[in-house]
Molecule: Glycine riboswitch aptamer
Organism: soil metagenome
RNA sequence: GCGCGGGAGAGACCUCGGCCGGGUGACCGGUCGUGGCGCCGAAGGAGCAAACCCUCCCUGGAAACUCUCAGGCCACCCCACCGCGC
Numbered sequence: 001g002c003g004c005g006g007g008a009g010a011g012a013c014c015u016c017g018g019c020c021g022g023g024u025g026a027c028c029g030g031u032c033g034u035g036g037c038g039c040c041g042a043a044g045g046a047g048c049a050a051a052c053c054c055u056c057c058c059u060g061g062a063a064a065c066u067c068u069c070a071g072g073c074c075a076c077c078c079c080a081c082c083g084c085g086c
Base pairs, nucleotide, nucleotide: 001086002085003084004083005082006081011037013036014035016033017032018031019030020029021028022027038073039072040071044069045067046066047065052060
């Protein structure tokens, strides 16, 4: 790296608009999209400690830690990471 298996978290909240269904109507349900606020963190990205090297300074110096740019917040997919096989 490839294949198989396992694999979490966080509002499907509010406004507006479209589509479908129900209803006499007001409205209701589902779904898609814009905007807003809140939130998650395990694609990716970014940041830093000590040990270590060195006379000293500088530089280098990890992550599932931190940030939340990206991504994500029904489910699925994706997903770091783990196990088995090659």